[in-house]
Context: one part of a larger RNA
RNA sequence: CCGCCCGGUGGAUGGCUGGGCUCGGGCGCUGACGAAGGCCGCGCCAAGCGGCGAUACUGCCCCGGGUAGGCGCAGGGAGCCGUUGAACCGGGGAUCGCCGAAUGGGACCUCCUGGCGGGCCUAAAAGCCCGUCACUCCCGGGCUGCGGUCCUUAUAGACCGUUGGCCUGGGAGGGGGAACCCCCCGAAGUGAAGCAUCUCAGUAGGGGGAGGAAAAGAAAGCAACAUGCGAUGCCGGGAGUAGGGGCGACCGAAACCGGCAGAGGGCAAACCAAACCCCCACGGGAAACUGUGGGGGGAUGUGGUGUGAGCAGGACACUCCCCGUUAUACACCCUCCUCCCCGAACCCGAACUCCGGUGGAAGUCCGGGGCCGUAGAGGGUGAAAGCCCCGUAGGGGUAAGGGGAGAGGGUGAGGGGAGUGUUCCCGAGUAGCGCGGGUUGGUUAUCCCGCGUGAAGCUGGGGGACACCAGCCCCCAACCCUAAAUACGUCCCGAGUCCGAUAGCGCACUAGUAGGGCGACCGAAAGCUGAAAAGUAUCCGUGGCGGGAGGUGAAAUAGAGCCUGAAACCGGGCGGCG
Numbered sequence: 001c002c003g004c005c006c007g008g009u010g011g012a013u014g015g016c017u018g019g020g021c022u023c024g025g026g027c028g029c030u031g032a033c034g035a036a037g038g039c040c041g042c043g044c045c046a047a048g049c050g051g052c053g054a055u056a057c058u059g060c061c062c063c064g065g066g067u068a069g070g071c072g073c074a075g076g077g078a079g080c081c082g083u084u085g086a087a088c089c090g091g092g093g094a095u096c097g098c099c100g101a102a103u104g105g106g107a108c109c110u111c112c113u114g115g116c117g118g119g120c121c122u123a124a125a126a127g128c129c130c131g132u133c134a135c136u137c138c139c140g141g142g143c144u145g146c147g148g149u150c151c152u153u154a155u156a157g158a159c160c161g162u163u164g165g166c167c168u169g170g171g172a173g174g175g176g177g178a179a180c181c182c183c184c185c186g187a188a189g190u191g192a193a194g195c196a197u198c199u200c201a202g203u204a205g206g207g208g209g210a211g212g213a214a215a216a217g218a219a220a221g222c223a224a225c226a227u228g229c230g231a232u233g234c235c236g237g238g239a240g241u242a243g244g245g246g247c248g249a250c251c252g253a254a255a256c257c258g259g260c261a262g263a264g265g266g267c268a269a270a271c272c273a274a275a276c277c278c279c280c281a282c283g284g285g286a287a288a289c290u291g292u293g294g295g296g297g298g299a300u301g302u303g304g305u306g307u308g309a310g311c312a313g314g315a316c317a318c319u320c321c322c323c324g325u326u327a328u329a330c331a332c333c334c335u336c337c338u339c340c341c342c343g344a345a346c347c348c349g350a351a352c353u354c355c356g357g358u359g360g361a362a363g364u365c366c367g368g369g370g371c372c373g374u375a376g377a378g379g380g381u382g383a384a385a386g387c388c389c390c391g392u393a394g395g396g397g398u399a400a401g402g403g404g405a406g407a408g409g410g411u412g413a414g415g416g417g418a419g420u421g422u423u424c425c426c427g428a429g430u431a432g433c434g435c436g437g438g439u440u441g442g443u444u445a446u447c448c449c450g451c452g453u454g455a456a457g458c459u460g461g462g463g464g465a466c467a468c469c470a471g472c473c474c475c476c477a478a479c480c481c482u483a484a485a486u487a488c489g490u491c492c493c494g495a496g497u498c499c500g501a502u503a504g505c506g507c508a509c510u511a512g513u514a515g516g517g518c519g520a521c522c523g524a525a526a527g528c529u530g531a532a533a534a535g536u537a538u539c540c541g542u543g544g545c546g547g548g549a550g551g552u553g554a555a556a557u558a559g560a561g562c563c564u565g566a567a568a569c570c571g572g573g574c575g576g577c578g
Base pairs, nucleotide, nucleotide: 001576002575003574004573005572006571007570008569014563015528016527019499020498021496022495023494024493025492026491027489028488029176030175037099038098039097040053041052042051044077045076048073049072050057060093061092062091063090064089065088069081070080071079104113105112106111114133115132116131117130118129119128120127135173136172137171138170139169140168141167142166143165144164145162146161147160148159149158150157180211181209182208183207184206185205191198195246221229222228233260234259235258236257237256243251244250264481265480266479267427271304272303275302276297277296278295279294280293281292282291283290284289310458313425314424315422316421317420318419319418320417321416322415323414330412331411332410333409334408335407337406338405339404340403341402342401346396347395348394352369353385354368355367356366357365370387371386372376378390379389380388432453433452434451435450436449437448438447460476461475462474463473464472515522516521535562538549539548540547
């Protein structure tokens, strides 16, 4: 040095999985009644996680389920609880320190300190306890100032107005939320093979706001000569088309067609003119609602009417028809009552623990014999189980709560239609136009903004992809609301030709932990004894640990970072070669 063997080290590989990933379904807000999130506490012994909050280790009360055990992870010691029903599970409630929107005032490593009212204690205090006190907005009340009117000799007073001040009652807001949504602000690296318009991109990022969805939405729309369509949204096509574009790079629609879903309503005005609404108290009622009294709002108009199929519609006047007749039609509201359905924990749920063999263990394997099946999904059990256990198929079950029907109660005031006439109404710094800018596929022809100018009034007005004229067609702006189809996934459930511990989430484990950084932020490693702790009594040895006997176990080269235990690397033995 080589080979083989035996060990050590090491932790690959195989097997496993309480985790993850993805998809589908469900479900979707919360907070001054103090949230989300934290800090600090609470255990017999208690460091961490989880739980809980001075009523503090799954805690207290009630209801329901549930059963013989229980005192979390956590298997120890001690001590307790439980058939007077604990533990555990579901529902409801009570308690719930301090910080935090944080809100009496002030701090900012979670603390300090007041006012007012009440209470405990005290001789009185101090101290302690309870309640309350931030700001903004909205709706009210009171006092006061100012102005007006009336009255008065004057003062005082009454009423009305008020962008003032103070006090006071009630209500709302504030903050949080993984992504999704709307609005506002809004880059650059990059691409253009340089770069400035352009692109990246209205992206990233910042701000505001809302909700379980948001936004949009009921034509001053499309279309194109047809007897057309008929709110919006989303998906597939149309289409990388039309078009935009240093016509470069690139950017990039719509109509229409096929689908999903499907729903339409309310004001302003004309006319009538207080017929109206809100709050509080008391009475009735289960409630809707209602009676009485008081206060407030409201003529700068509460309420009624009315809202359009553009041959317009409505209002008003008159004529006529239908339904109903003073509430049994019509519209809307309520639910003490009756019935049905859904709805938590949970309950029932078939059939071998038969014989033999092997084995540490079989009731699972092998041989033999039987049984159930609306159940042969799956998991567990000392190995491989339809019939052992949990389950599965299939049934059942209600509290809170929800839905539907019935029945009853209540509110409103008549409801619907046709014709003739009157010419009363139909959203103004708007439509339109000029200039400038942003934006868009929108080019002269998208949408929006600024400055300027500025209509009409139904014999009216807008639009139909340059302008204008004529014709034709479509439609009624300048007010508001509106489910579903759509987006997302914090959360729950199910599933998988997904991953199986260097994989799969960064995290299967005390993980956003340990650790790093002034900070923003960065960010791990780390799973497996055994069927059962039976986790090695006793002895030897040692300073102790390791160790040797001995014992347990099927196995101890399963002995505790303990299944398997590869390689590198280290040691020993034997052999070979130099």
A computed fold for a 578-nucleotide part of an RNA from a marine sediment metagenome, annotated as large-subunit ribosomal RNA, domain I.